RNA sequence: GAGUUGGCCGGGCGGCCGCGGGCGUUCUUCGGAGCGUUCGAGGAAAGUCCGGACUCCGCAGGGCAGGGUGCCGGCGAGAGCCGGGCGGGGGCGACCUCGCGGAAGCGCAACAGAGAGCAGACCGCCUCCGCGGCUCGCCGCGGCGGUAAGGGUGAAACGGUGGGGUAAGAGCCCACCAGCGCGUCGGGUGACCGGCGCGGCUCGGCAAGCCCCACCCGGAGCAAGGUCAAGCAGGCAGCUGGGCGGCCCGUCCGAUGCUGCCGGGUAGGCCGCACCGGCCCGGCGAACGGGCCGGCGGGGAACGGGUUCGCCCGCCCCCGAGAGAGAUGGUCGCCGGCCGCGAAAGCGGCGCACAGGAUCCGGCUUACAGGCCGGCUCCU
Numbered sequence: 001g002a003g004u005u006g007g008c009c010g011g012g013c014g015g016c017c018g019c020g021g022g023c024g025u026u027c028u029u030c031g032g033a034g035c036g037u038u039c040g041a042g043g044a045a046a047g048u049c050c051g052g053a054c055u056c057c058g059c060a061g062g063g064c065a066g067g068g069u070g071c072c073g074g075c076g077a078g079a080g081c082c083g084g085g086c087g088g089g090g091g092c093g094a095c096c097u098c099g100c101g102g103a104a105g106c107g108c109a110a111c112a113g114a115g116a117g118c119a120g121a122c123c124g125c126c127u128c129c130g131c132g133g134c135u136c137g138c139c140g141c142g143g144c145g146g147u148a149a150g151g152g153u154g155a156a157a158c159g160g161u162g163g164g165g166u167a168a169g170a171g172c173c174c175a176c177c178a179g180c181g182c183g184u185c186g187g188g189u190g191a192c193c194g195g196c197g198c199g200g201c202u203c204g205g206c207a208a209g210c211c212c213c214a215c216c217c218g219g220a221g222c223a224a225g226g227u228c229a230a231g232c233a234g235g236c237a238g239c240u241g242g243g244c245g246g247c248c249c250g251u252c253c254g255a256u257g258c259u260g261c262c263g264g265g266u267a268g269g270c271c272g273c274a275c276c277g278g279c280c281c282g283g284c285g286a287a288c289g290g291g292c293c294g295g296c297g298g299g300g301a302a303c304g305g306g307u308u309c310g311c312c313c314g315c316c317c318c319c320g321a322g323a324g325a326g327a328u329g330g331u332c333g334c335c336g337g338c339c340g341c342g343a344a345a346g347c348g349g350c351g352c353a354c355a356g357g358a359u360c361c362g363g364c365u366u367a368c369a370g371g372c373c374g375g376c377u378c379c380u
Stems, first nucleotide, its partner, number of pairs: 001378009011335007019040009042354001046365002049363005054221004066217005071084005085100006101212002105210002107206002122151002124147003128143006159177006178202002180199008225271004234262006241253004275295008296320005303314004336352001337350005
């Protein structure tokens, strides 16, 4: 200098104005309003792709169908992460990337090619036969056969190289190599790796076509769900009104009115709903339920101490973004960053990456200006 990989940060400080929640206080027409104080988005809050917590519904037990996962070890929670193994691809390399149970059964393989599934004679090679030619070593044509060595097709053609052998050939035989199977030894927790011996045993691919094996699998989701509950409608009771009656009781009727009660439940309200860290108990468990301690910030007032009488300290108590479809913003100054000009000092421009909670937690994936730190590789 070029590259590769792991981790982290991803603007800072201050002034003014504004927004949402909590608490305190004042006012209030009780709906709220003012003031003070404090808190108020991310590494991905995103996609909603996995796994859970939580809630409701469903559920004797077994089976079928359907879906998911699939090398090994460790961690973890079943998602997933880390490390390793084997195989394919890229790179000089550090390293990156893809794949992973099973080929027993049914199937599939376009085009090309003679032949594509216990394959195949198109060209070529060889023996024999026939005919023709001949320079009598042979050549040409046709035919019965042999041959997978050579050519050609293809992503793939039933091991590779060399020698022997043969009419020509062929694991037909031999040596070495590759693969497969068996046996054995060694290493490793294991996937697996390495060595030795034996057997001529010698093609295979696709399971993301069906299938087989092992393991796992109810549904919906915080607009879940719970609770309180106007108004209207409904039901019951009493009074009232009317009918049957001369009257009372009784009974019937009522879209008359009043009062009281009732269940379900709409609007609406509240809960669900959460500061940080640690510990203990329950739970397989982070999120869940319960308890304790500490810290930070805010508020309160009894007590104790101090006091310059303004208050301060200690102790104690309470609170901690959580929302009407949804607040966290705007502006100015300085510093930082980026871009342009310039030799420099400096000047000018840009608010300056991706993007923003909606019950919560753990993962995965995707987006991202710029910057910081570490390991390793190659070149000089």

Annotation:
This is a predicted structure of a 380-nucleotide RNA (Bacterial RNase P class A) from a soil metagenome. The prediction has a mean pLDDT of 76. Rfam family: Bacterial RNase P class A. Rfam links the family to the GO terms dimeric ribonuclease P complex, ribonuclease P activity and tRNA processing. By type it is a ribozyme.